This is a predicted structure of a 539-nucleotide part of an RNA (small-subunit ribosomal RNA, 5' domain) from an uncultured prokaryote. The RNAcentral record of the full RNA draws on ENA.
Context: one part of a larger RNA
RNA sequence: GAACGAACGCUGGCGGCGUGCUUAACACAUGCAAGUCGAACGAGAAAGCAUCUUCGGAUGUGAGUAGAGUGGCGCACGGGUGAGUAACACGUAGGUAACCUACCCAUUGAUGGGGGAUAACCAGAAGAAAUUCUGGCUAAUACCGCAUAAGUUGGUAACAAGAAACAUAAGUUGGUAACAAGAAAGGAUGCUUCGGCAUUCGUCGAUGGAUGGGCCUGCGGAACAUUAGCUUGAUGGUGGGGUAAUGGCCUACCAUGGCUACGAUGUUUAGCUGGUCUGAGAGGAUGAUCAGCCACACUGGAACUGAGACACGGUCCAGACUCCUACGGGAGGCAGCAGUGGGGAAUAUUGCGCAAUGGGGGAAACCCUGACGCAGCAACGCCGCGUGAGUGAGGAAGGCCUUCGGGUUGUAAAGCUCUGUCAGAUGGGAAGAACUGCUAUUGGUCCAAUAGGCCUUUAGUUUGACGGUACCAUCAAAGGAAGCACCGGCUAACUUCGUGCCAGCAGCCGCGGUAAUACGAAGGGUGCAAGCGUUAUUC
Repeated sequence: GAACGAACGCUGGCGGCGUGCUUAACACAUGCAAGUCGAACGAGAAAGCAUCUUCGGAUGUGAGUAGAGUGGCGCACGGGUGAGUAACACGUAGGUAACCUACCCAUUGAUGGGGGAUAACCAGAAGAAAUUCUGGCUAAUACCGCAUAAGUUGGUAACAAGAAACAUAAGUUGGUAACAAGAAAGGAUGCUUCGGCAUUCGUCGAUGGAUGGGCCUGCGGAACAUUAGCUUGAUGGUGGGGUAAUGGCCUACCAUGGCUACGAUGUUUAGCUGGUCUGAGAGGAUGAUCAGCCACACUGGAACUGAGACACGGUCCAGACUCCUACGGGAGGCAGCAGUGGGGAAUAUUGCGCAAUGGGGGAAACCCUGACGCAGCAACGCCGCGUGAGUGAGGAAGGCCUUCGGGUUGUAAAGCUCUGUCAGAUGGGAAGAACUGCUAUUGGUCCAAUAGGCCUUUAGUUUGACGGUACCAUCAAAGGAAGCACCGGCUAACUUCGUGCCAGCAGCCGCGGUAAUACGAAGGGUGCAAGCGUUAUUC
């Protein structure tokens, strides 16, 4: 000098864009953060209103609505944090002839015919509750057989191939017949001669793609040798098991190996990277925000479901802690967004909206979305603007200094003439909106069809949290808007008074013991400026 997720002191007008628990991965009250589908399925209220009434009630409507249940898809994304991890975790370059991939796209072929249950519901029972048990009824795109199919799966000989990898010893991985195994589900709309037909959305098998992942390998980047030896599933082989898949991943047997001074093992520290800061560069430091990867979700362990998890707002077990309890037993997990306590030098609102972008579900309308878009708070940072402009010498008054002549503050002020940024008031007022739906309409296509479905053109209508915001115009008025540090040298800027080795200053050298440009104050000056200094840290 530059930098900062900064803090502290004094001060503080406006706007834009960013940023904001670095400490206790400490504990958490409350609300919200993951649902959706009636075009998969069976059921299905109530209040209110109307009518009738024997005043008990009944019927209709509300309404096939609400709220549940079965089933499907999603919940493995998005969001948070950096505890652990010195590791194929990350980065980079490759490999996988050792693999998987829901939804999506393309191609192709199917969607035949049966069966038995179960929740909801009803009845009963246990319990304080959480919840549970018994009996009975019922549906499906839920579940289970059967049939059928392939270029699917399994599998063997003759045979063929010899590209690539392991190994260098044989061999294994490839293709192929007989043989064996081997799927499904319907819904909606329209028409109908009531048999079906058409369209559309699904469902199942196969192949390929895309996307996302699993696994393997070379190389790379911490400290300590005051850590020198480490290792028994340990190193390798064979058989078997397991996995989507290779492999001591696991197991039985066999062999005795493997790593290490080019640093094994141990200990300490640490998420890694693109980047960021600094520097002429080489390098050094760092890993907030944003982006990629990894790991974790009260602590430890485990599996289930699923295309995908060993799963933040799922399950089970154990533990610590908190809460409820009728003492028998139960409930919970903010390192999601706000917010609270605590810790700390220190870090924000229990806000608005799904209008946009993106995501989940749905045929769609739409619903959900603390992702996100916005607003609020903070000079925390960067950038921009303003606090007026011109003129004005009786060089006013006052202050300070003085050699008492004067000098300086100082064109500074006042005065006069103007301007109108920002803030204020009044009025106007966007872009961000594209869609979707509805109404009409153009063309094409499927169809027996003028119904209807799908695609498409145009027009109208409809959708804004921010927000009456940005912006524009008008009004009034110099009016509301300057501080901080420093002035001995380094280092730009000096005098007077007070103090008297005291009080104090100080980054270094050093000032202060009676004329202190170094302490304190004043006047003056210098430097930055809505900031200025100090402290911490990095180069």